[in-house]
RNA sequence: CGCUCAUCCAGAGGGGCAGAGGGAUCGGCCCGUAGAAGCCCCGGCAACCAGCGCUCACCGUUCACGGUGGCGUACAGGUGCCAAUUCCGACCCGCGACAGCGGGAAAGAUGAGGA
Numbered sequence: 001c002g003c004u005c006a007u008c009c010a011g012a013g014g015g016g017c018a019g020a021g022g023g024a025u026c027g028g029c030c031c032g033u034a035g036a037a038g039c040c041c042c043g044g045c046a047a048c049c050a051g052c053g054c055u056c057a058c059c060g061u062u063c064a065c066g067g068u069g070g071c072g073u074a075c076a077g078g079u080g081c082c083a084a085u086u087c088c089g090a091c092c093c094g095c096g097a098c099a100g101c102g103g104g105a106a107a108g109a110u111g112a113g114g115a
C1' cells in the first nucleotide's frame, strides 16, 4: 500500500511518570480522578514467523539426507497481545412474536508473504 493468505467465543498485569480521556469509525453500551491516553520498568500470555524435537504422511534423491505438510516444545530469536467474543450492532440471508436467536459478508486487528 484500494495486493495475497491465515487467524480472531481461549489466554495473560503490577509498578513509576503523567493528568482526561479511552474502547478503529458511526450508533449503542461500557471503562476512566478508587487515575484514561501516552512514555518507561518489570512480569506474563500465546504459538504467526524463526529455532529445537518427533519421524506420522507425501515427494525427491547422490540412500544418507533434503523438501513440504503434521504433531510437539516455549530456552536469551522476530512480532503481537494482557476489560468486556474483534464489547455488541452496522450490510445480506434464515428462524421468530415487535423481543431476540443463528449464519454469512463488510470493516478492522495481528502475522506471514508480495509489489
Stems, first nucleotide, its partner, number of pairs: 001114001003113006013042005021031003025090004043082003048078002051073004056069005086107001091104005
SAM riboswitch aptamer (S box leader) from Actinocrispum wychmicini, 115 nucleotides, folded computationally.
Its mean pLDDT, the model's own confidence on a scale to 100, is 82.
Lineage of the source: Bacteria > Bacillati > Actinomycetes > Pseudonocardiaceae > Actinocrispum.